Model confidence (mean pLDDT): 83 of 100. Predicted 3D model of a 484-nucleotide part of an RNA (small-subunit ribosomal RNA, 3' major domain) from a marine sediment metagenome. It matches the Rfam family "Bacterial small subunit ribosomal RNA". RNAcentral holds the full RNA, with entries from SILVA.
[in-house]
Context: one part of a larger RNA
RNA sequence: UGACGGGGGCUCACACAAGCGGUGGAGGAUGUUCUUUAAUUCGAAGCAACGCGAAGAACCUUACCAGGACUUGACAUGUAUGAAGUAGCGAACCGAAAGGGGAGCCACCGGUAUCCAGUCCGGAGCUUACACAGGUGUUGCAUGGCUGUCGUCAGCUCGUGUCGUGAGAUGUAGGGUUAAGUCCCGUAACGAGCGAAACCCCUGUCCUUAGUUGCCAGCACCUCGGGUGGGGACUCUAAGGAGACUGCCGCGUAAAAGUAGGAGGAAGGUGGGGAUGACGUCAAGUCAUCAUGGCCCUUACGGCCUGGGCGACACACGUGCUACAAUGGUCGGUACAAAGGGAAGCGAGACCGUGAGGUGGAGCAAAUCCCUAAAAACCGGCCUCAGUUCGGAUUGAAGGCUGCAACUCGCCUUCAUGAAGCCGGAAUCGCUAGUAAUCGCGGGUCAGCCACACCGCGGUGAAUAUGUUCCUGAGCCUUGUACA
Numbered sequence: 001u002g003a004c005g006g007g008g009g010c011u012c013a014c015a016c017a018a019g020c021g022g023u024g025g026a027g028g029a030u031g032u033u034c035u036u037u038a039a040u041u042c043g044a045a046g047c048a049a050c051g052c053g054a055a056g057a058a059c060c061u062u063a064c065c066a067g068g069a070c071u072u073g074a075c076a077u078g079u080a081u082g083a084a085g086u087a088g089c090g091a092a093c094c095g096a097a098a099g100g101g102g103a104g105c106c107a108c109c110g111g112u113a114u115c116c117a118g119u120c121c122g123g124a125g126c127u128u129a130c131a132c133a134g135g136u137g138u139u140g141c142a143u144g145g146c147u148g149u150c151g152u153c154a155g156c157u158c159g160u161g162u163c164g165u166g167a168g169a170u171g172u173a174g175g176g177u178u179a180a181g182u183c184c185c186g187u188a189a190c191g192a193g194c195g196a197a198a199c200c201c202c203u204g205u206c207c208u209u210a211g212u213u214g215c216c217a218g219c220a221c222c223u224c225g226g227g228u229g230g231g232g233a234c235u236c237u238a239a240g241g242a243g244a245c246u247g248c249c250g251c252g253u254a255a256a257a258g259u260a261g262g263a264g265g266a267a268g269g270u271g272g273g274g275a276u277g278a279c280g281u282c283a284a285g286u287c288a289u290c291a292u293g294g295c296c297c298u299u300a301c302g303g304c305c306u307g308g309g310c311g312a313c314a315c316a317c318g319u320g321c322u323a324c325a326a327u328g329g330u331c332g333g334u335a336c337a338a339a340g341g342g343a344a345g346c347g348a349g350a351c352c353g354u355g356a357g358g359u360g361g362a363g364c365a366a367a368u369c370c371c372u373a374a375a376a377a378c379c380g381g382c383c384u385c386a387g388u389u390c391g392g393a394u395u396g397a398a399g400g401c402u403g404c405a406a407c408u409c410g411c412c413u414u415c416a417u418g419a420a421g422c423c424g425g426a427a428u429c430g431c432u433a434g435u436a437a438u439c440g441c442g443g444g445u446c447a448g449c450c451a452c453a454c455c456g457c458g459g460u461g462a463a464u465a466u467g468u469u470c471c472u473g474a475g476c477c478u479u480g481u482a483c484a
Stems, first nucleotide, its partner, number of pairs: 001484002003481003007478007015468002019431005026322002029319004035312001042053002064308005070302001073132001077131004082126001088105002093100002108123004134297002137295003143291002145286003148282001150280001155194006161170003174185003200274004205242007215231002219229003245268001248262002250259002311450001324424001328383006340371003345364002350359003390421001395416007437460007
């Protein structure tokens, strides 16, 4: 100087408390351990691994296993050599395919000679040989890059000066204040940098500009639909601007910094959300995104194919889904979104089918057309506390769709079947407002899909905290130490 303390002081955080909803019990989904296996490819390991890499494992992917076949190689560059019906295409035949096999068809470019030409030389390409290719083989404790975490915590440093023999200190301590090393006062310090804040994006109010594909107040027509004429007012769209700064009043102090309050205002003291992550810590993670040093393999640890596996299943754990019902279930009726996507695509109306879906194809590179039905809510009927009209696992049968192909191993529909489950031990998680809870919608990946995941969008919409003793973590000051 740090680190640590079941030392002290001050302060903060959904850390506790207050409250709401869960997990831990059930079923099935998914990840993991263990086990099994020819293989169940590999990585991730307290927080910070475990719906994680994987934003799509039937083949492919694929890295694993079995079997079959290849060896200058699926791919790159170079040197030498050789052949010429060469390069390329490729029948029969063997085969599961890959591969082997090779009948047959048959070129291109430059030069040469007057034209043509399978005349000659060279190129491209090919054969052979050699350099080499190739490796998801190893080392993340040799590395770059990227990332997690402490933590959006308020810290981390420098120049000059001063103090100290020195390590170092000071600045950065102290009094206030703040979300903040934020600002003020003070001061052997005076300044500065990286962080904080601001600058950036979205959202909340208003104004200007613009008016189609969007809108419709007033006017006219109407097949009644902003449909048509028309209009720019309004909504909206998207570009520019205004607005919030403790500016005003009060309080506060020596003066400030500031601050429970008040006015005005759409918004008030950082308005709400995002992007943004200091010096560093964990030899944290990744050699399997990529790059890369060393080491290792080279008829195999490389490359190709068929099939299997990554989907096994005695257990155990994590994370989500559906429930156990009446604030509910079911049937009928009837409203109201936002944000996205669409050409090898989205696909309307119509018709067929109980349905999944099929036929068909209008329109739309989309503020125009389509996906598109929002659902919960609301109105009415039934159910009346029951393992039930709750719950939907499991299984049987019949179908639909994608795809070369759904046995291992896809999704969906209909009929039948109707399991566990009556609110969950010890323990444990999230959340302070348009939040929790609850309801549906979309997208990426994608032929299809094991999505209940992930990333977004809106609808309905709470309770509680005016406290810091305790648990956990963190910051500053101080104290002890046999630790570095």